[in-house]
Context: one part of a larger RNA
RNA sequence: GCCUGCGAGUUACCGUAUGCAGCGAGGUUAAGGGAUAGGAGUCCCGGAGCCGUAGGGAAACCGAGUCUGAACAGGGCGGCAGUUGCGUGCGGUAGACCCGAAGCCAAGUGAUCUAUCCGCGUCCAGGCUGAAACCUGAGUAAAAUCAGGCGGAGGGCCGAACCUAAAUCCGCUGAAAAGGGUUGGGAUGAGGUGCGGAUCGGAGUGAAAGGCUAAACAAACUUGGAGAUAGCUGGCACUCCCCGAAAUAGCUUUAGGGCUAGCCUUGCACGGACCGCCGCGGAGGUAAAGCACUGGAUGGAUGCGGGCCCUUCACCGGGUACCAAGUUCAACCAAACUCAGAAUGCCGGGACGAAAUAUGCGGGAGUCAGACUACGGCUGAUAAGGGCCGUGGUCGAGAGGGAAACAGCCCGGACCGCCGGCUAAGGUCCCCAAGACGCGCCAAGUGGGAAAGGAAGUGCGAUUGCAGAGACAGCCAGGAGGUUGGCUUAGAAGCAGCCAUACCUUCAAAGAGUGCGUAACAGCUCACUGGUCGAGUAGUCGUGCGCCGACAAUGUAACGGGGCUAAGCGCGUCACCGAAGCCGCGGCACAGCGCGAGACGCUGUGGGUAGGGGAGCAUUCCGCGUACGGACGAAGGCAGGGCGGGAGCCUUGCUGGACGGAGCGGAAGAGAGGAUGCAGGC
Numbered sequence: 001g002c003c004u005g006c007g008a009g010u011u012a013c014c015g016u017a018u019g020c021a022g023c024g025a026g027g028u029u030a031a032g033g034g035a036u037a038g039g040a041g042u043c044c045c046g047g048a049g050c051c052g053u054a055g056g057g058a059a060a061c062c063g064a065g066u067c068u069g070a071a072c073a074g075g076g077c078g079g080c081a082g083u084u085g086c087g088u089g090c091g092g093u094a095g096a097c098c099c100g101a102a103g104c105c106a107a108g109u110g111a112u113c114u115a116u117c118c119g120c121g122u123c124c125a126g127g128c129u130g131a132a133a134c135c136u137g138a139g140u141a142a143a144a145u146c147a148g149g150c151g152g153a154g155g156g157c158c159g160a161a162c163c164u165a166a167a168u169c170c171g172c173u174g175a176a177a178a179g180g181g182u183u184g185g186g187a188u189g190a191g192g193u194g195c196g197g198a199u200c201g202g203a204g205u206g207a208a209a210g211g212c213u214a215a216a217c218a219a220a221c222u223u224g225g226a227g228a229u230a231g232c233u234g235g236c237a238c239u240c241c242c243c244g245a246a247a248u249a250g251c252u253u254u255a256g257g258g259c260u261a262g263c264c265u266u267g268c269a270c271g272g273a274c275c276g277c278c279g280c281g282g283a284g285g286u287a288a289a290g291c292a293c294u295g296g297a298u299g300g301a302u303g304c305g306g307g308c309c310c311u312u313c314a315c316c317g318g319g320u321a322c323c324a325a326g327u328u329c330a331a332c333c334a335a336a337c338u339c340a341g342a343a344u345g346c347c348g349g350g351a352c353g354a355a356a357u358a359u360g361c362g363g364g365a366g367u368c369a370g371a372c373u374a375c376g377g378c379u380g381a382u383a384a385g386g387g388c389c390g391u392g393g394u395c396g397a398g399a400g401g402g403a404a405a406c407a408g409c410c411c412g413g414a415c416c417g418c419c420g421g422c423u424a425a426g427g428u429c430c431c432c433a434a435g436a437c438g439c440g441c442c443a444a445g446u447g448g449g450a451a452a453g454g455a456a457g458u459g460c461g462a463u464u465g466c467a468g469a470g471a472c473a474g475c476c477a478g479g480a481g482g483u484u485g486g487c488u489u490a491g492a493a494g495c496a497g498c499c500a501u502a503c504c505u506u507c508a509a510a511g512a513g514u515g516c517g518u519a520a521c522a523g524c525u526c527a528c529u530g531g532u533c534g535a536g537u538a539g540u541c542g543u544g545c546g547c548c549g550a551c552a553a554u555g556u557a558a559c560g561g562g563g564c565u566a567a568g569c570g571c572g573u574c575a576c577c578g579a580a581g582c583c584g585c586g587g588c589a590c591a592g593c594g595c596g597a598g599a600c601g602c603u604g605u606g607g608g609u610a611g612g613g614g615a616g617c618a619u620u621c622c623g624c625g626u627a628c629g630g631a632c633g634a635a636g637g638c639a640g641g642g643c644g645g646g647a648g649c650c651u652u653g654c655u656g657g658a659c660g661g662a663g664c665g666g667a668a669g670a671g672a673g674g675a676u677g678c679a680g681g682c
Base pairs, nucleotide, nucleotide: 001682002681003680004679005678006677011094012093013092014091015090016089017088018087019086020085021084022083023082026051027050028049032045033044034043035042036041055062056061065077066076067075068074097235098234100232104225105224106223107222108221109220115199116198117197118196119195120194121193122192123191124189126158127157128156129154134149135148136147137146138145162186163185164184166183167182168181169180170179201217203213204212205211238616239615240614241613242612243611248261249260250259251258252257262367263366264364265363266362267361268360269359273357275353276352278350280348281347282346289338290337294334295333296332298330299329300328301327302326305323306322307320308319309318310317370395371394372393373392374391375390376389377388378387379386400411401410402409415587416586417585418584420583421582422581426577427576428575429562430561431560435574436573437572438571439570440569441568447564453548454547457545458544459543460542461541462540463539464538465537466536474532475531476530477529478528480505481504482503485499486498487497511526515524516523588606589605590604591603592602593601594600617671619668620667621666622665623664624663628660629659636655637654638653639652640651641650642649643648
C1' cells in the first nucleotide's frame, strides 16, 4: 500500500413539543399481591402518590377575581380541558457521537543500567628523572654551607595493558537503538576494576551538565481515580423528494468559543394585511452649488497701529515704493461653513396588478474567519490581490457559453431524454462552428502593454494675414542723402557703452539700422523696394488615427498560435454561428386550481453547501402467517437476463453442500473509503 473483518447520537430517568391511542372534570396507578403449568407473558387486585379541576397577594386574606391604591380610577397578574401510555424531535443529568493529549492525585515496583557512598578483594609491560634522610669528605669556635656517595620521593616524565573520548573520516532502513578507522588524553592516582551492600520519586545521587535514578527524567515505572478534561484537530457509514441560509448587531477575561436578535425550515392561526408600478401629500440638508454666517485664502483701494528715515533739548512734527488691523471692490476654498438646494431613498394615504407574500404563536436548526467586482466614502501615499463602512451583483452554496488557460468579470440559473429549431454574451481567414457589402481612417505589425513631454507624420473642421492691381520661395537689381546723429572715447563712422529714435530729406524703396565684420573705417548682409516667375502662400485653434519617449534575467514570450495591410480601427447595412437560456416532441415529480375524486385536465414549479421537512430501500432477530421453499440442491460465490425513479428486487446457468423465507407488524449491536482508524492476511 491493497484486500477482508471490526469501527462513531446509545441507554436510563426528568422536562418540553408533536403524532397516534385510551378515558375525560377528570386521568393514572407505584411498590406489592392474586389467578394461570409458568420465574417469559397475559389478566385481575392495589388510589398510597402524581397531574389537572382558581387565581391574586410578601402575608393576613379575598376569590372569577385579586394586588396596588383614598378610590366604585388607572395599571399588574388571572378567568376558554386535562391526563395516561407508546413513537418521534429537542433540552437536562449521567463518559452521552467516536478516537486523541500534555498533565494531576493515590498506592505500589525499581540503584542487575547509572550517580555517590561503605565493606572485602584484585590490576597497572618496560624505560627515564633522581627530592628528603643517611654516610664520608671539605668547611666553621660551633653552626650554616659546599662536594661526592648512598638513597628512591613525586595527583613527576616517556609509553603498552586498562580507562577515556579532544579532532576528523566512515557509518545514518548501521555490522552496532552510540559503533568502526586514523590521530589524541590519563596510565602510582582525586587511578582502574570484581563481588557484596546502602541511599529513590518532589525523593535520591550529583567535582553541577537539570546530569543520572534499567535503551525517552524540569520530576522514573506499574496499576488505580479514569471513559480526567480537550471552547482544539480528525472521523461519523443506504436512496429519493420539497424548501434552503449565514459569515451581521448587541453583550461576553470576549475575539477561531458562546448567548439573544437577524437570516433558513416546519406546524397552526390569520386572510392579502406584503410587494411592484402610477399619481397625491410629507419630513430631510447629501451631490452639485454658494459665500448670507463660521473660518481659510489671493490681488486692488483706503489705511488704525507699527517699522525705517529726517527733524527737535524735549514734546510736537515731516517723509516713506516697508509690515499691516478695520472697511470696501474683485476672484476663490471648506467633513466638523450654509442664504439656498436636487436626483435617489424613506414615511403616509389612494387606484391598479397577479401569484408571490406579510404578520402572530409554537417545534428544529445552521451561521458569528467571508471573497472579489461596480458605485459612494474613510484610512493609506486620491499605494496594495491593503484595512474599515455603505448600496447592488456574483462566488460562497452555481453547473453551462464567453474572457486562450482563469471561484468573485460578461451572458445565463442545469427535473430527465431527443443525431430538431431560435437566440444571449462573444464571434464568423485556418487551428475552430459561422460573412459579406458600402464609406472613411491607419503604414506604426500601430492593432497586439505605459506617462509627463517632444515632433512641418497624416485625415477632417474652424479661423487670420498676404495673393492675377502677381503673393510665398528662388534668382537679378536697388538698399540713398543730411551724417562719422549727439555724448563718451585714443578711436566709437548703423552695429563697446549712454541719450534721442514717430528726426528731416530724396524716393519705387531704404532703420539714426537685423546679423557677420574692422583698431577705427572699409566690406558682406537683413529689414524695405523694383524686376523676373505665375498660383497659392504663411500662421493659429479644435479634432481622428499614427511616431518617439520604451531597459531583465533558460527561449520567440506584451495577438492563444498560424498568419493578417485587412483577417487592424471608425461608421453603416443585411446575414449566419453560438449555451444545460428560449421554443418543439416525449417522460417523471411537487404545489395550486378545476372539485366530475379519476389518478383526468389546466397553470406554475423542480441548481444547491450548512441546515429544516417528507417518503422509502436493505440488514439481524422476534410475532402472526403461507398445511411455504430446500440433497430432484438452501444460504453464500462467479457470470448473464429482466424489473424499478433510486436505495434495490426477481430470475437463469455454473459453483457450493445445509439451511432459507413472501406478506403484515414489532425490536435494533441496522448500511464505511476515508478517523497518520483497529486486527489479520498478502
Large-subunit ribosomal RNA, domain II from a bioreactor metagenome, 682 nucleotides, folded computationally.